[in-house]
C1' cells in the first nucleotide's frame, strides 16, 4: 500500500434580519421580554405491549389465525444474545420459515423408455434364423442419452455380459456407551438398502392468540323539531340502601357513620286506575289536555381531561461471553388539532460541474424524509464524512 468483512457515529456550522406553534412573566390594553421547539428513520403500518371500552364464571374443546433445531433474555414478540446443524467464502465473515415425507391424500411442467406397486430408447451379452443390411426369442441395467431430480456412491471380487448377488470404505436405517442443560457431536455393534423431491400442496405434532381501538373513554357547555310508544289505582303483603333523594340519631364537623322513609323489583286484590275538560250531579263508557315517569328516535361536533415523569436520558460500580439484569449519582427533553418548527442575507467546511501543468479561479449549493397516545423491535429510504477491530495480498525492517 492495494482489496475485503464487522460494528458504532454523523448527516451542514456560526452570525444578522422577518415570521411560527407551545410556555412563563410584566402590562388596563396595544404590545413587550425571556425560555423552548422532529428524526435515525418521525416512513410502511408489519409484529410486541402499555392504556381504554366491550364481551365473558374459572377454564377445556372446535373453528380460524400466527409460530416452528437448542438454551438464554424480556412487560412482551414473529425480536435479540449464545450456541448446534446445513450452504457460500482462502479468510475476516455472510446466508437459512431449520418439526414430520416411515399416518394418509395430492403434485412433479418441458424432455425423456419411465417421475415412484415400476419400466427399457440406445447399447452390452447369449440361443436360433439368415437373403450377411439384419431379424426374431431371452438376459442385464455396467455405460450412453433425457431431465431440476431416473429406484444408494466409488473400488474390487465375480458373470455369457450383468447387478448388494458377494466384499472394504463412505452413506442410510436401528442400537448401545462417552461428552453436553440441550440441539447436537464422537466411537463401537447390527442391518444388504428396504426409504425419490415438494409440507412459503392439504395434513400430523407442539406452543401462542377473546373483539375494537386515543376519532379508545371520561367530564362539560352549546343546541333543536321538541317526534314516538307505554304507564299514573291499594294507608295491602314481601324485598330493597351499592350509588342519588329526603328525614332522625351519633361523633367538634359543609363531611363519615347508621337506622329508616319515598323512589325501585316482584306477588297478590278488584272497584281495574291519578287531575282537568267535553258533561248540571253520582257511577260507567269513550275521546281530548297539561304534568310527571320510563323507553326508543332524532340532531350540533365546541372546549378540558386522556396528553408528555415514563419499561425515560446520560454517567460509574457490580454481576453475566453477551443480549441483559442490579444499584448508586444526576437530568427533565416538542405538545399542534386543517395541525407550528420557516424564509432570507453573508462568512465558511463538505460535494459536483467546468478551466488550468499546478496553486488556485469561477459556477451549482445541501441525503432520505419530516412527530399527532405512548413505548420495544422489523423492514425499507438515505448525498457525503468520521472512528475502531479484524481477515487476505504485496513490498521493507
Nucleotide at each position: 500500500g492495494c482489496g475485503g468483512a464487522g460494528a458504532g457515529c454523523u448527516g451542514g456550522a456560526u452570525g444578522g434580519c422577518c415570521g411560527c406553534g407551545g410556555g412563563g412573566u410584566c402590562g388596563c390594553g396595544a404590545g413587550g421580554c425571556c425560555c423552548u421547539g422532529a428524526g435515525g428513520a418521525a416512513a410502511g403500518u408489519c409484529c410486541g405491549g402499555a392504556c381504554u371500552c366491550c364481551a365473558u364464571g374459572a377454564g377445556a374443546c372446535a373453528a380460524c389465525g400466527g409460530u416452528g433445531c437448542c438454551g438464554g433474555g424480556u412487560a412482551a414478540u414473529g425480536c435479540c444474545c449464545g450456541g448446534g446443524c446445513g450452504g457460500g467464502g482462502c479468510a475476516a465473515c455472510c446466508c437459512g420459515a431449520c418439526g414430520g415425507a416411515a399416518a394418509g391424500c395430492g403434485c412433479c411442467a418441458c424432455a425423456g423408455a419411465a417421475a415412484a406397486c415400476a419400466a427399457a430408447c440406445c447399447g452390452c451379452c447369449c440361443c436360433g434364423g439368415c437373403a450377411c443390411g439384419c431379424c426374431g426369442g431371452g438376459g442385464u441395467a455396467a455405460g450412453g442419452g433425457u431431465g431440476a431430480a431416473a429406484c444408494g456412491g466409488u473400488g474390487g471380487a465375480g458373470u455369457a455380459a450383468g447387478a448388494g448377488c458377494c466384499c472394504a470404505c463412505c452413506g442410510c436405517g436401528c442400537u448401545g456407551c462417552u461428552g453436553g442443560u440441550a440441539a447436537c457431536a464422537g466411537c463401537g455393534g447390527c442391518g444388504g438398502c428396504a426409504c425419490g423431491g415438494c409440507a412459503a400442496g392439504c395434513c400430523c405434532c407442539a406452543c401462542c392468540g377473546g373483539g375494537a381501538g386515543c376519532a379508545a373513554u371520561g367530564c362539560c357547555a352549546a343546541a333543536u323539531a321538541g317526534g314516538a310508544a307505554c304507564c299514573c289505582c291499594g294507608c295491602g303483603c314481601g324485598g330493597g340502601c351499592a350509588g342519588g333523594u329526603c328525614g332522625g340519631c351519633g361523633g367538634c364537623a359543609u363531611c363519615c357513620g347508621u337506622c329508616g322513609a319515598a323512589a325501585c323489583c316482584g306477588c297478590c286484590g278488584c272497584u281495574a286506575g291519578g287531575c282537568u275538560c267535553g258533561u248540571c250531579u253520582u257511577g260507567g263508557c269513550c275521546g281530548a289536555g297539561a304534568g310527571g315517569g320510563u323507553u326508543c328516535g332524532g340532531g350540533u361536533u365546541g372546549g378540558c381531561a386522556g396528553c408528555a415523569u415514563g419499561a425515560g436520558g446520560g454517567g460509574g460500580c457490580c454481576g453475566g461471553u453477551a443480549a441483559c439484569g442490579g444499584u448508586c449519582c444526576u437530568c427533565c427533553c416538542a405538545g399542534a388539532u386543517g395541525a407550528a418548527u420557516g424564509g432570507u442575507c453573508a462568512u465558511c467546511c463538505a460535494a459536483c460541474c467546468g478551466c488550468g501543468c499546478a496553486a488556485g479561479c469561477g459556477g451549482u449549493g445541501g441525503a432520505c424524509a419530516a412527530a399527532a397516545u405512548c413505548c420495544g423491535g422489523c423492514u425499507u429510504a438515505c448525498a457525503g464524512g468520521c472512528u475502531c477491530u479484524c481477515c487476505g495480498c504485496g513490498c521493507a525492517a

Bacterial RNase P class A from an Alphaproteobacteria bacterium, 397 nucleotides, folded computationally. Its Rfam family is "Bacterial RNase P class A". Rfam links the family to the GO terms tRNA processing, dimeric ribonuclease P complex and ribonuclease P activity. The coordinates come from a structure-prediction model, not an experiment, and the mean pLDDT is 75. NCBI's taxonomy places the organism under Bacteria, Pseudomonadati, Pseudomonadota, Alphaproteobacteria. The sequence was found by an Rfam model in a public genome assembly.